A computed fold for an 86-nucleotide RNA from a Peptococcaceae bacterium, annotated as c-di-GMP-I riboswitch aptamer. Lineage of the source: Bacteria > Bacillati > Bacillota > Clostridia > Peptococcaceae.
RNA sequence: AACUGAAAAAGGCAAACCAGGCGAAAGCCGGGGACGCAAAGCCAACGAGUCUAAAGCCUUAGGGCCAUGACGGUCGGGUUGCCAGC
Repeated sequence: AACUGAAAAAGGCAAACCAGGCGAAAGCCGGGGACGCAAAGCCAACGAGUCUAAAGCCUUAGGGCCAUGACGGUCGGGUUGCCAGC
């Protein structure tokens, strides 16, 4: 330095759910809680995908379209990094 994550150690993160706050919503924040995770660290102004649809546009007035809003615990990519094996 590359690859790998079987066993182990030090630790780390925290799904669902619960109650509080923010938000139009998706969702987010802090608390409790652990389903899981070797990048479940970071990047959404890298690409794809998914969710929402306030404003706007359209409407046969039922609704439809739309991201400038979100998701990194959907995937690829980028970047940084602990331990161990080789």
The coordinates come from a structure-prediction model, not an experiment, and the mean pLDDT is 88.